This is a predicted structure of a 1499-nucleotide RNA (small-subunit ribosomal RNA) from an uncultured bacterium. The RNAcentral record of the sequence draws on ENA. Its Rfam family is "Bacterial small subunit ribosomal RNA". Rfam links the family to the GO terms ribosome and structural constituent of ribosome.

RNA sequence: GUUUGAUCCUGGCUCAGGACGAACGCUGGCGGCGUGCUUAACACAUGCAAGUCAAGGAGAACGGAUCCUUCGGGAUACUAGUAAACUGGCGAACGGGUGAGUAACACGUAGGCAACCUGCCUUAGAGAUUGGGAUAACCCCGGGAAACCGGAGCUAAUACCGAAUAAUGCAACGAAUCCUUCGGGGUAUGUUGUUAAAGCGGGCUUCGGCUCGCACUUUAAGAUGGGCCUGCGUCCGAUUAGCUUGUUGGUGGGGUAAUGGCCUACCAAGGCGAUGAUCGGUAGCUGGUCUGAGAGGAUGAUCAGCCACACUGGGAUUGAGAUACGGCCCAGACUCCUACGGGAGGCAGCAGUGGGGAAUUUUGCGCAAUGGGCGAAAGCCUGACGCAGCAACGCCGCGUGAUCGAUGAAGCUUUUCGGAGUGUAAAGAUCUGUCGUGAGGGAAGAAUAACUUGGAUGCAAAUAGUUUUCAAGUCUGACGGUACCUUACAAGAAAGCACCGGCUAACUUCGUGCCAGCAGCCGCGGUAAUACGAGGGGUGCUAGCGUUGUCCGGAAUCAUUGGGCGUAAAGGGUCCGUAGGUGUCUUUGCAAGUCGUUUGUUACAUCCAUCGGCUCAACCGGUGGCCUGCAAUCGAAACUGCAAGGAUAGAGUUCGAGAGAGGAAAGUGGAAUUCCUGGUGUAGCGGUGACAUGCGUAGAUAUCAGGAGGAUCACCAAUGGCGAAGGCAGCUUUCUGGCUCGAUACUGACACUGAGGGACGAAAGCGUGGCUAGCGAACAGGAUUAGAUACCCUGGUAGUCCACGCCGUAAACGAUGAGUACUUGAUGUCGGAGGAUUCGACCCCUUCGGUAUCGUAGCUAACGCGUUAAGUACUCCGCCUGGUGAGUACGACCGCAAGGUUAAAACUCAAAUGAAUUGACGGGGACCCGCACAAGUAGUGGAGCAUGUGGUUGAAUUCGAAGAUACGCGCAGAACCUUACCAACACUUGACAUGUUCGUCGCGACUCUAAGAGAUUAGAGUUUUCGGUUCGGCCGGACGAAACACAGGUGCUGCAUGGCUGUCGUCAGCUCGUGUCGUGUGAUGUUGGGCUAAGUCCCGCAACGAGCGCAACCCCUACGUUUAGUUGCUAACAUUUAGUUGAGUACUCUAGACGAACUGCCAGUGAUAAGCUGGAGGAAGGUGGGGAUGACGUCAAGUCCUCAUGGCCCUUACGUGUUGGGCUACACACGUGCUACAAUGGUAUUCACAGUGGGAUGCAAAGAGGCAACUCUAAGCCAACCCCAAAAAGAUACCUCAGUUCGGAUUGCACUCUGCAACUCGAGUGCAUGAAGCUGGAAUUACUAGUAAUCGUGGAUCAGCGCGCCACGGUGAAUACGUUCCCGGGUCUUGUACACACCGCCCGUCACACCAUGGAAGUUGGUUACACCUUAAGGCAAAGCGUAAAAACUUUGACUACGGUACGAUCAGCGACUGGGGUGAAGUCGUAACAAGGUAGCC
Repeated sequence: GUUUGAUCCUGGCUCAGGACGAACGCUGGCGGCGUGCUUAACACAUGCAAGUCAAGGAGAACGGAUCCUUCGGGAUACUAGUAAACUGGCGAACGGGUGAGUAACACGUAGGCAACCUGCCUUAGAGAUUGGGAUAACCCCGGGAAACCGGAGCUAAUACCGAAUAAUGCAACGAAUCCUUCGGGGUAUGUUGUUAAAGCGGGCUUCGGCUCGCACUUUAAGAUGGGCCUGCGUCCGAUUAGCUUGUUGGUGGGGUAAUGGCCUACCAAGGCGAUGAUCGGUAGCUGGUCUGAGAGGAUGAUCAGCCACACUGGGAUUGAGAUACGGCCCAGACUCCUACGGGAGGCAGCAGUGGGGAAUUUUGCGCAAUGGGCGAAAGCCUGACGCAGCAACGCCGCGUGAUCGAUGAAGCUUUUCGGAGUGUAAAGAUCUGUCGUGAGGGAAGAAUAACUUGGAUGCAAAUAGUUUUCAAGUCUGACGGUACCUUACAAGAAAGCACCGGCUAACUUCGUGCCAGCAGCCGCGGUAAUACGAGGGGUGCUAGCGUUGUCCGGAAUCAUUGGGCGUAAAGGGUCCGUAGGUGUCUUUGCAAGUCGUUUGUUACAUCCAUCGGCUCAACCGGUGGCCUGCAAUCGAAACUGCAAGGAUAGAGUUCGAGAGAGGAAAGUGGAAUUCCUGGUGUAGCGGUGACAUGCGUAGAUAUCAGGAGGAUCACCAAUGGCGAAGGCAGCUUUCUGGCUCGAUACUGACACUGAGGGACGAAAGCGUGGCUAGCGAACAGGAUUAGAUACCCUGGUAGUCCACGCCGUAAACGAUGAGUACUUGAUGUCGGAGGAUUCGACCCCUUCGGUAUCGUAGCUAACGCGUUAAGUACUCCGCCUGGUGAGUACGACCGCAAGGUUAAAACUCAAAUGAAUUGACGGGGACCCGCACAAGUAGUGGAGCAUGUGGUUGAAUUCGAAGAUACGCGCAGAACCUUACCAACACUUGACAUGUUCGUCGCGACUCUAAGAGAUUAGAGUUUUCGGUUCGGCCGGACGAAACACAGGUGCUGCAUGGCUGUCGUCAGCUCGUGUCGUGUGAUGUUGGGCUAAGUCCCGCAACGAGCGCAACCCCUACGUUUAGUUGCUAACAUUUAGUUGAGUACUCUAGACGAACUGCCAGUGAUAAGCUGGAGGAAGGUGGGGAUGACGUCAAGUCCUCAUGGCCCUUACGUGUUGGGCUACACACGUGCUACAAUGGUAUUCACAGUGGGAUGCAAAGAGGCAACUCUAAGCCAACCCCAAAAAGAUACCUCAGUUCGGAUUGCACUCUGCAACUCGAGUGCAUGAAGCUGGAAUUACUAGUAAUCGUGGAUCAGCGCGCCACGGUGAAUACGUUCCCGGGUCUUGUACACACCGCCCGUCACACCAUGGAAGUUGGUUACACCUUAAGGCAAAGCGUAAAAACUUUGACUACGGUACGAUCAGCGACUGGGGUGAAGUCGUAACAAGGUAGCC
């Protein structure tokens, strides 16, 4: 960071840090110091890695020199006592490599050996006498391909052997002293026996010897190195629980340097193990290294210590030391040579090769230094080592330039086109020289050796000699002419990598379009991607940068430090009890734990501090610290422990009372169901939402009486009681467990918990036998249903019941383990005791034990818990560590079975979960509203027609609108136009706009000619000659021409947008500030009680206020007043056919202003409120009626085709124009309407009464013509004046119930009007024609009063055209009990697994693909136990032989590697087929769960 709409938890996943023997990608200048097969302990060509020597014998050659020569050559001395080989000594057991094996005294640490060895070295003592026989080399012969071997002969030694001598050696015996773990040991000592040797070199010599050095023998001691033993520490698995026969111990013997079952014979039967034996897996251990605050965790390269190994297995020999990396023998595998008879070999030494692998270097130089072997030494050997080479593999250091330089150049990128960025960056100027190149100079590492000279000193007779030592000199360098220094040249040769959505520092453009791709996690990409790719820019690090892998960290995510378990994962179903853990008060002692002092050790290196050396650093050196551990020693005694003693508060016992569905057995009772018998009685009963199956005329149900049988125990009954839990209920008796209260005495910590273990343990199930009334899995039938293997109904078997035996599990729950102590309270109830009171009982007070509700502090993520804790503490046990796979597989144990207990992994996901919040939803609840239902009225749905839509057709039938919220909608009006569509024909700066340049001054109208369907094109003519003016060729305007910028688009995207609109809905809601509450999302306010049309108002209240909505303010209408009276009006007066005229302005009316209604008044009611009900007055009464007015928001709702607009697309066309066609099609389906079906009607006749409006390209009176549409003519009117204009329903007469005098579709003929033009395709008239239709299925719409219904009238658009739309008036109802139900909405509440919000979510089978896994006949391989067979080499043993004695030799025996046979165990691979599991955008079937999920869910 990531679960959610948001929140708080729980919890996993992931990231940022550090490290590396690394690898890979891109890139790469230099130096220093380090490091470099982690894999195949795989196989190895080639070279080198262990030799050396004053012992010994023998002893070359090349070469040059001299001599001889037959010129072929030979001899001599030197080379040289050299090389090489041999005998012998020492070394080869060190050094170097590797980590296979090993879970072990292997390692680490601390000790022990009185149970041991130790070459060379050091110190000290003693000695080194005298003899002997061989043998290699060599020579001769022989065998063999070779390796090599055999035989004969000669010879030496520091080789080998005998004798002597000898101790403080060794052995035996004796005895003294000291120590002791009582086993024994040390020291000194007596007797007896026994055991040694080798010389070489230098010097001197009187040749006898002496002396020096080295070597040799023996003894004692030391040092060094090893051997053995012990305490403690040292990985995982119990799905490994029992292992062991030389095993455990003893005695005797053997063996070893030495203890020991190490081996052997006999005896005993032990030994190890839950504190984890045995078995299996993995692994070299450590100092250290990495990480971490630490505790820890991981690791064991380089360096250092130990161990183990040396092709694999076994074995010994030699030796001081080996069971021997560069030795031997045997067996095996592999490789090589071979003459096929036989032989040879072992890089896990240094280089190197092949192979494996992601991956790891040169077949280098040198012994100059350090170290090692031999040697007296010189010296020789040394792939140890010192150096160099390769590799950015790591760490450290340096550089790739520095200063100035703004026309802020060019280029590139971006842009709002102004600019901005790259950027002082570059160019340019000045400077420097690390590095580089050239030239010159040039170290340290080297001295303690050796030699020479000189001195001192020991031995000695010695100034010989020699040991030791001092001083001086000489000599020695692989690296390497390297480091370093000086100088010349010249910015010259030297920068990349990753990243830029958040975590996480760093942003833009283009391309792409769920494609290509990215991705550590979350997640990006479906046409405006800061997430892909590229460019520009930026950020980070830098000779490196990224990626991958691994470890630690973060992770308190195994929690000792430092977690949890009511609901998130997690308390065992309950109790008893073993081991273990823990445990009251007090006294004394001990000193195991504990605390302290001192000592030893804790190797070196590392680490830390400090000082120093390389110019710094890395690196290296000095000094100090650290090494938290172990052991020893001396102390302390509080606490724990141990030992002894005491106590009584814990625990238990005793006595007296008490309550109880506690348990077991026996007996017994009543109601009810069912069945049987009998009576009465007749047609149904039963059952359901409604049916049916079923029962019943063979008599049911119902009812009465009697009987049978099984099971259960109404009322009491409870929030009650008992029990460890499961659980326990009629009554009586017997037996029996536990508990409580009160009281006294006694025991004296006897206690708590409890791994394993044992017992109990609902229901279901199993076994055997019984019983069976009711109920009732399975099953059958009937319903329901799309289906219904269910829910409902009728039956019904197991079972339920009893006895005995199993099973051992439950949501066995308080989802809360047991025990002890402490910590404010209130109330109820059950069982006791006491007090007070009373006649007594209740009430009251106190106390002990249970049980329940609320609640303080505290706790908790919250919910909640709260003396019965989930508070505060202690003790013990059980359990948890993301989801899924899975409580599954395999294994084991238990079970008759069913099954139970224990209990994984692979794979897969980034979540899964808990509590609470806001919404939404519910076939949840409560309240309220609405023509929502109901009550009514008239319809729609059926017919014909009109109109819109779908579909179909078509060149086109332009496009949009799609549940409600599309469908008489955009369209207030498609013949052309409109028009966007189709066909054909034309134009290309364009039909339209602006700018630049040039030209003209008119444009226009009209006429004519030619072509064409026309647009248009070409030409001629007539008429009239632009405006302003400062008079300028000035300004403006118009037209034409050319080229280019551009125009143009009803083309796409309404899911890029603005604006506008629909809808919820004129519903009453939606919010904010401050405060308060809550960890927080949020809550409160806004909820509650009333009231309202209303979040309207009142009251209450941790809220107080405010805003957008409601209401009001606005308009119309209803009444009145006032003002004004013309074109309006006419009461009075006059006049007339007529308000016609005079007159008037009272009335009507018109249109301005004002008033009026506010629950204001009264009564009742309500809470003294808000309000409601009724009344008065009033034109109007409780918003009077109507309109305008539409909160926060929802539907990615509608519209890019009104308009505007981002982006994309077209540009002689997707633009523009023209003619014709189409939008008007027509098997069909739907919506909205009109007209009807008739008598409340039709037809004819007749006569009154409206209002809103419109009128100059107009309305048109009157008159005339026509049957009529209409026409002719024409007054008036720019309108309170004239016209449209007739209002209609009304009334009267006829028609008399018919497809009609209803209905008018359709069609024919003839006309009228508008218009350029009525064919496709207008409206109207007359005559004729006279279709369907007789009130409309399921379903469904509107309407509550001047409303519905019905009747006509006007207007917009418009040349003409409507049954549509908008408006106007006339006549004028019915019904509303009411809110159960349907629909929609509001408020509160409840549940939720929903939040894209129920059109939600989600489960299982089946089908397909892929993945891992279980079973499986079998098959292949590894490891391994036991038994047996065979047995190499080898040592041992025995016998033989042999010898003076041995050895050798021969034979045999047991042991024994490899090998073989048989039977297992275990692990792993493969396996036809098969089981489940997981994963997979759009498959099938259903709908199980989440709401009462539609049968509550779950165990």